The part of an RNA shown here (small-subunit ribosomal RNA, central domain) has 353 nucleotides and comes from an uncultured archaeon. Model confidence (mean pLDDT): 86 of 100. Its Rfam family is "Archaeal small subunit ribosomal RNA". Rfam links the family to the GO terms ribosome and structural constituent of ribosome.
Context: one part of a larger RNA
RNA sequence: UUGGGCCUAAAGCAUCCGUAGCCGGUUUUGUAAGUUCUCGGUUAAAUCCACUAGCUCAACUAGUGGGCUGCCGGAAAUACUGCAAAACUAGGGAGUGGGAGAGGUAGACGGUACUCGGUAGGAAGGGGUAAAAUCCUUUGAUCUAUCGAUGACCACCCGUGGCGAAGGCGGUCUACCAGAACACGUUCGACGGUGAGGGAUGAAAGCUGGGGGGGCAAACCGGAUUAGAUACCCGGGUAGUCCCAGCUGUAAACGAUGCAGACUCGGUGAUGCACUGGCUUGUGGCCAGUGCAGUGCCACAGGGAAGCCGUUAAGUUUGCCGCCUGGGAAGUACGUACGCAAGUAUGAAACUU
Repeated sequence: UUGGGCCUAAAGCAUCCGUAGCCGGUUUUGUAAGUUCUCGGUUAAAUCCACUAGCUCAACUAGUGGGCUGCCGGAAAUACUGCAAAACUAGGGAGUGGGAGAGGUAGACGGUACUCGGUAGGAAGGGGUAAAAUCCUUUGAUCUAUCGAUGACCACCCGUGGCGAAGGCGGUCUACCAGAACACGUUCGACGGUGAGGGAUGAAAGCUGGGGGGGCAAACCGGAUUAGAUACCCGGGUAGUCCCAGCUGUAAACGAUGCAGACUCGGUGAUGCACUGGCUUGUGGCCAGUGCAGUGCCACAGGGAAGCCGUUAAGUUUGCCGCCUGGGAAGUACGUACGCAAGUAUGAAACUU
């Protein structure tokens, strides 16, 4: 428990698709279910209202009339909603065109560096730190040159740049797949919005099986520091990090801001596309302006407790969904579902304050 809220106080599902439901563009005609008006019936008595009457008054009681609310039936109206039919093009979809992009999947190739190994040179230290030590080293280290092996990664370009629903995506090339923007106005003709359940995707860590293992590195072992040091620093080092197949389903999964539509001064960047004008013309590029789309900053009105937001709204509004109701106990217990497990989802109360 509502005429309240959800960026930061409690509160937007991690993201998308989509079933039911709810909501839904413009015009005409019909219908008359909702809606409006009217008439009739009914709506027991008591109760309620008005008048009158009876108890000395009142409460109370009685009589008469009326009313409330709902239902049923008839007649009428047709603005809106619904339903039926027909039509339209502004929403939405399809198509065509030239381009943009770390969008996805698969394959091939490349690059420096690290590490390790071989060979050669070389000779006493190296490494590490605030300082040290553990550690490596005459079985020749560190260092130099060259050859080779393996795994991971992709410097510069790199940009509040781009793409993707989100998670996320960055060496090069190829193939396949997908989406968005712009332009055209060719085509379909409301086909749309949201979305309880449901489905799909979902970083890192973790789990199962099989590979791989260079570097890094939980755990662990040493060395330091310290009163201690189960740490910070140093030397090592295993899971893991990588690949394939499956599982898990969570994050400060953040813009802490659900999705979609409409309306509301401007200024200034960079990105993609189109058009107009100018310059240069060699494909092409540069400059100025305009429009559309996404992406930043500043700011008017307005909003806000303020920070701040401000056409990418947290302004003014419409539709739909999710969520919140003092703190703790507690995202716990129990039950249920899912999971190999870890756990996840749903999710209290006593008590306390």